Transfer RNA from a Patescibacteria group bacterium, 71 nucleotides, folded computationally. The same sequence occurs in records of 6 taxa. The prediction has a mean pLDDT of 84. NCBI's taxonomy places the organism under Bacteria, Bacteria candidate phyla.
[in-house]
RNA sequence: GGCUAUGUAGCUUAAUGGUAAAGCAGGCGUUUCAUAAGCGCCCGACAGAGGUCCGAUUCCUCUCAUAGCCA
Numbered sequence: 001g002g003c004u005a006u007g008u009a010g011c012u013u014a015a016u017g018g019u020a021a022a023g024c025a026g027g028c029g030u031u032u033c034a035u036a037a038g039c040g041c042c043c044g045a046c047a048g049a050g051g052u053c054c055g056a057u058u059c060c061u062c063u064c065a066u067a068g069c070c071a
Stems, first nucleotide, its partner, number of pairs: 001070007010024004018054001026042005047063005
């Protein structure tokens, strides 16, 4: 330099065009003499920009980051 894949919550993962979901973690409550576990509730995210579309995490283009392959 060329090609490919990936990028979603603090972490690990879903969501094949129609209100972004769950587990762990965090906070509050409940329970206990107390702690842990359990149960309930809350908090929190689509890498960035543009395009297509009535509507984009999803499709297209560019950029950025990471990983791999070729030279």
Its Rfam family is "tRNA". By type it is a transfer RNA. Rfam links the family to the GO term triplet codon-amino acid adaptor activity.